[in-house]
Context: one part of a larger RNA
Formats: sequence, C1' cells, structure tokens
RNA sequence: GCCGGCGAGUUGCUCAUACGCUGCAAGCUUAAUCCACUUAAACGGAGUAGGCGAAGGGAAACCGAGUGCGAAUAGCGCGAUUUAGUAGCGUGUGGCAGACCCGAAACCAGGUGAUCUAUCCAUGAGCAGGGUGAACUCCGCCUAACGGCGGUGGGAGGCCCGAACCCGUUGAUGUUGCAAUAUCAUGGGAUGACUUGUGGAUAGGGGUAAUAUGCCAACCGAACCUGGAGAUAGCUGGUUCUCCCCGAAAGGUCUAUAGGGACCGUGUCUACCAAAAAUUAGAGGCUGGUAGAGCUACUGGAUGGGUGAGGGAGGGCAACCGACUUCACUCAACCAAACUCCGAAUAGUCUCUAAUAAAGGGUAGAUAGACAGCCACAUCGGGCUAAGCUGAUGUGACUAAAGGGAAACAACCCAGACUCUCAGCUAAGGUCUUUAAGUUUCUGCGAUUUUUCGCGGCGGCAUCAAGGUUUUUCCUUGUUGUUGCGGCUAAGUUUGAAAGGAAGUUUUCUUCUUCAGACAGCUAGGAGGUUGGCUCAGAAGCAGCCAUCCUUUAAAGAAAGCGUAACAGCUCACUAGUUGAAGGAGAAAGCGCCUAAAAUUUAUCGAGGAUAAGCCGAACACCGAAGCUAGAGCCCCGCCGUAAGGCGGGGGGUAGGGGAGCGUUCCAAAAACAGUGAAGUUCUGCCGUAAGGCAGGGUGGAGUUUUUGGAAGUGAGAAUGCCGGC
Repeated sequence: GCCGGCGAGUUGCUCAUACGCUGCAAGCUUAAUCCACUUAAACGGAGUAGGCGAAGGGAAACCGAGUGCGAAUAGCGCGAUUUAGUAGCGUGUGGCAGACCCGAAACCAGGUGAUCUAUCCAUGAGCAGGGUGAACUCCGCCUAACGGCGGUGGGAGGCCCGAACCCGUUGAUGUUGCAAUAUCAUGGGAUGACUUGUGGAUAGGGGUAAUAUGCCAACCGAACCUGGAGAUAGCUGGUUCUCCCCGAAAGGUCUAUAGGGACCGUGUCUACCAAAAAUUAGAGGCUGGUAGAGCUACUGGAUGGGUGAGGGAGGGCAACCGACUUCACUCAACCAAACUCCGAAUAGUCUCUAAUAAAGGGUAGAUAGACAGCCACAUCGGGCUAAGCUGAUGUGACUAAAGGGAAACAACCCAGACUCUCAGCUAAGGUCUUUAAGUUUCUGCGAUUUUUCGCGGCGGCAUCAAGGUUUUUCCUUGUUGUUGCGGCUAAGUUUGAAAGGAAGUUUUCUUCUUCAGACAGCUAGGAGGUUGGCUCAGAAGCAGCCAUCCUUUAAAGAAAGCGUAACAGCUCACUAGUUGAAGGAGAAAGCGCCUAAAAUUUAUCGAGGAUAAGCCGAACACCGAAGCUAGAGCCCCGCCGUAAGGCGGGGGGUAGGGGAGCGUUCCAAAAACAGUGAAGUUCUGCCGUAAGGCAGGGUGGAGUUUUUGGAAGUGAGAAUGCCGGC
C1' cells in the first nucleotide's frame, strides 16, 4: 500500500416539553405488596398510599370567582367570565448522567527502582620505559663571620615525553548503521582533585550534583507502575443505505468576548388567522442636512490693499523721518470630515388610484443551521484618489449553480440543468482554416485626369401589356421605373502603455501671397556720407557703450550670421531679371509613427495565417446553450370532481428542516420450501426511479424463507482508525 473483518447519537430517569396514536373522561391513574397461574416469568385479579387535573389571590394568617396593595364600595396587579384532563406507547428536542466516537499535555493517591548513572562509606587492586633534577648531605675553594661558588651524593613534583589504563579534541565514514552514539585517523590525562573490583548508603513535594537543569535503568524543568479515569478538551479528525419537497447565513445587540456562545433577523415543519399583502407606475403629503453652495450668518483657517489708534529698531542737535509690528474698521479674492444663513437629486415613509403575477402577509408552537464571507459595478471613509489592501451603503454573482461565450479562467457577458430524442428557433458570442456558420453586399465595354456618366450582360423589386393556365396562384415574352454598400489605416497598427515629439495620411475650417507673375531654384545687385561717435594698442556693420540719421536708388540694416590682430573676404535682410501656377501660415477632428530593454521557448491575435480575415458606419443571411419550442415519460403542489379524470403551476442546490421507503440480525403468529439439494459462493439474464428484488446454470452439502407485527450490538471509503492476510 491493497484486500477482508471490526469501527461512532446509545441506555436509564414517576425528569421536562411538543406532536402522533390508544383507553377512560370532570375525572384519570395506581406504587410497593398480596392472591391465582407458571419450572421461572409475563398476562389476570386485588391493593386508593400517592400523583396530576377540575380555582385563584396573597410572604402569610386568610379570603375566595375573586384576591393582594389600600382608609377606600377608588385605582392598579394577578385571576374568573371561553373550561379537558389523565394514564400508556411512539417520535422530536432539552436536562442529569462518560451521553456520537477516538485524541492530550497535565493533576492526585499508593507502591517499585541507585545491577545504568551522581555523590559518599568500608575493604582490596593497577600505573612499560625515558627525561628533568627541589630540599638536604658530603668534599674542595673563598670569607673575620653570616654565607657564597664549584662538584659528589640525593630523588621532590596535582613536573615533562610516552604504552597499559581512563577520556572523547578534530575530521571522515556510518545515518533501514557493526552500533538506539560505533569505526578509522587524529587528540587530552597518564603518582593523581588518578583509575578500578567487591560490598553497602541516599528515592521522586525526593535524592545526588567541582550547576550542565546534569544524573536517578536507551526521551527527567520533576522517574516508573497501578489506580482516581471513559480526568477535561469553547480544539482537530471521523461519523456507514436510497428517493422525494423546501432551502439559509456569514447581519444586529450583549458577552474575561472576538476561530465560543445567548437573544433577534434569515431556513424548515405543523396548526390557525385576516382579506388583504407584495412589486411597479401616477397623484398628494411628511422626514432629513449629504452633493452643491456660502461665510461681516456662527466656529476656525488664510492672502493682498486702505483708514484710524497704539508700540517702535534705527537716523537726526532738534523738529521730524521711520523699517517693522499689534488691535479695530473697511475693500477684494479664498478654505473646512468633526463650520452652516442655505440646500437638492436619489433613497425612506404615509394615503389614494391603476396595473401585474401562482403569491405573498400575520400569530403561535416545534426544530435548525449560521453569527470567518468573497468578487464585480456605483458612491464614499482610511491608505499613496497604492494593493487580488482595509471599512461602509446599494445591486448582482459566487458561496450553495451545472450549461454557452471570454483560448485556458469561483465572481465578467448570456442563461437557472426532473429524465429521454441522430427534431426546430434563438441569447451572449461568432461565420478564411483549425472550428459549427458569409472568403455576403455582381460584372463587361467606352468616355472621363480624379470622380462620374452612357450602353450592355446577369440578378432583385415594382408597374403595365400580351400569351400559357378554368379562377386565385404560377410560368414565358416585352415595356417602363428603380436597385445591386460607403469611408479610414500601411503601422502586421490590429495583436499591451504615458508625458512629450514629428512636412505620416484623410477630412473640415480660418487667414495670407499670387498672371499687375506668387513660393522654391537660378542670374545680378546688396551702394554713398562713413573707418557714425565714444572707447581702445587696434574697434573699419559684426569685443563693449551711445545714437541708429541723411543721400543715391529697382533695392540695400550705422547691419541677422560666419570670418580678420584690425582691415579684407563669404552670406543674409531687401531689390530687379528669368521661369510660369499655384504657394505659405495656423486651428480642429479621424486613423496611424517614435517614445517601447529581460531573463527555459516564438510568448501582449489561442495558432496557422490575414492588407482584410484590421478599424468606423450600413444591410441581409446563417451558426450558436442543459434558454425557448416540439414529441415521449416520471414526481410534487393548488383548484374542480364521489371517483375516473380535467385545468393550472412547479421539480439546480451546500449548512439544514420535513416526507416516503430499501436492506441486515433476532422474536411472535400464520403460511411455506428443502438430499428430486437449504444457506453460502460464482456466472448470466430479467424487473424496479433508487436503496434493491427475482429467475436460471455451476459449486456447495443442511438448513431456510414469505406475510403481518415487534425489538435492535442495523448499512463504511476515509478517523496519520484497530486486528489479520498478502
């Protein structure tokens, strides 16, 4: 891991309550016990002790359809005036008990442990070899002496190196190991606070501890065993057959409360009530302080100016001037969730009227679940006008909703699945291929610069005429009219993005120049006073300052650039000629362009691919869902009906409520089957909406079933479930 078996709402209570059924009924009912019967019980009879009910009020005495308070014949409270109870059985829920099952860490009591390990006591044992060379001693020399120096001997030490022995530093291996702590290499101590044998002592609220919370028999911040004990667990997990009907909530208030609960709201079931209730629209009222707006209408904020009064740095000999500043008034422009003289729209609420639709409302009882919500859109608070953020109000969806579309995608768009059909129509969205559905909105010639026109073919529509046809209809031919899409984009934009930028392109508008010749190009001129004055080494149009006139002219600035040391030189403005037709400036709108760099692989159309199969506008077809329709069937509810049946409505569903059933084991009664083969097991077929049932074949070899009732150890796939097998 698989298979098989076992495995969770039970039982008791003369506890409560609701409902159902049964008996009796203003009454109902016995308990213990006894009698009879019995193997023993049960059943039957007796037993009226007790209980509940028929009357309440009061603390009580007590009174009583009343009573309590009270002075009260007042008023108020609770009652009566409406009567149904009681006993048993069953079901639901609650209470007390382990109370649906499994699960703690812990707490307490009584015991068992120091063969591991900690410390201690008693008594024994062990430590190769090498090195160093303390005290002290003796000898020699020196010294007046104390003493010093050298040497001989000596053999101290929690001394040194290093085996045994003890330990366990570092690394590797090992990690279902050789091993529940080892192996290999390396390392520390190795005469000591050393190591070790044997015997003994200390015990859990404790011991022991050179303290590490270490150790006390392989997990010690309090050992282990048994018991209290099914401790408790507002927590996690699990909780076993089927079908039918309805169907939530994630809110409010309170909570030593926030992942738990209680009440209300919301679900379900039952009984009853009323004739109204709901939604929408219209009319008429009412509530409010938001949006907006406003502020010499308050409370505050805040800018500039004026006037008056006060203060006043500083200056001044003084007179006086006076930066700046405070207050008041005034002018002007402003700001505010916790400002308001004002003040909507929506929303809310009341009344009336109308319409709609299978349809809601209220009361009571029983019984839940839920009180972690989430996303989108609209309007707001917080945040950064951040978040797949957070908190509100409204609506919708998901939750608890499948189906179609959005490539894929709880929430977006469409749409609410009882079952079946190789039927039809649609929604959103689509119709080149993938991929169901349009390569849908025609074409030839000529003229025309575009654009448009003409003629013709083919087709559609309409009118008229003739013919075919019995009329309608339909068909053929001819006449006339009308019609047979329009624009944008060239960027693969489409198929990701901003500020900003650009002779992209289309459309519209404004304005200017232009055959008296524009714009661009080309040819020519672009002068004189003058090198203006000043400045300056120089300053001559062109370093800088000042001025910026006059003349000749078709025109030419005391010069718009380049240039020179300064000049010179080259352009420009301006003008003429040449050429010969449009040229400039600006604004708005549409679609495009740049801005535009990322990490496994193209990778921002789903892909191929597309110049439309892109974008804007128009039209007609078609495809497209579990929607709607058609056909067949099942179930539920309402109304009518004696019934059969008819008419109408409904059947997505989590938590959850209600209803109806299937199956297992045992019991009672009745009825059956079975060696001519029971149960079990295996295969096949059939029946039922399902749980399931029936039949036949094989195997098996002795019991089994049906009906009506009853009682439960009554249904497994999950609990890191338990036991067994593999």
Overview:
The prediction has a mean pLDDT of 82. Predicted 3D model of a 726-nucleotide part of an RNA (large-subunit ribosomal RNA, domain II) from a Patescibacteria group bacterium.